[in-house]
A computed fold for an 80-nucleotide RNA from an Actinomycetota bacterium, annotated as c-di-GMP-I riboswitch aptamer.
RNA sequence: CCUCGACAAGGGCGAACCCGCCGCGAGGCGGGGGCGCAAAGCAUGAGGCCUCGGUCGUGCGAGGUGGCUCGGCUACCGAA
Repeated sequence: CCUCGACAAGGGCGAACCCGCCGCGAGGCGGGGGCGCAAAGCAUGAGGCCUCGGUCGUGCGAGGUGGCUCGGCUACCGAA
């Protein structure tokens, strides 16, 4: 340095739910709260799922989800 991830060390993040705000909505932000996470850090590249619009239908367009899967970039520690 790369790979890897321990009954190690120091920590980190923060599900559901509740309150407030934003959004047509999926959902997002803040506070509380912790299910869990070795990338649950970052970003929609591909797909999936979800929302909105359109269409006889399909193809389509826009959006959301990065804690759905794969891929990309970056990163603390150092046992086997």
The model forms 95% of the base pairs in the Rfam consensus.